[in-house]
RNA sequence: GCGGGAGUAGCAUAAUGGUAAUGCUCUAGCCUUCCAAGCUAGCGAAGCGGGUCCGAUUCCCGUCUCCCGCU
Numbered sequence: 001g002c003g004g005g006a007g008u009a010g011c012a013u014a015a016u017g018g019u020a021a022u023g024c025u026c027u028a029g030c031c032u033u034c035c036a037a038g039c040u041a042g043c044g045a046a047g048c049g050g051g052u053c054c055g056a057u058u059c060c061c062g063u064c065u066c067c068c069g070c071u
Base pairs, nucleotide, nucleotide: 001070002069003068004067005066006065007064010024011023012022013021018054026042027041028040029039030038047063048062049061050060051059
């Protein structure tokens, strides 16, 4: 330099053109003499910029970071 892949909550992962899910974590409550465990509820997220679309995390383009391969 070229090609491919990945980027979603504090962490690990899903799904998907129509209000983004699960587990762990965190907060509050219940339970408990207290703690842990358990139960209930809650907070919080699409790498960045642009385009297409009635509507974009999803499709397209560019760019950044990481991984793999080739040279």
Record summary:
Predicted 3D model of a 71-nucleotide RNA (transfer RNA) from a Chloroflexota bacterium. Its mean pLDDT, the model's own confidence on a scale to 100, is 81. Rfam family: tRNA. From the family's description: Transfer RNA (tRNA) molecules are approximately 80 nucleotides in length. Lineage of the source: Bacteria > Bacillati > Chloroflexota.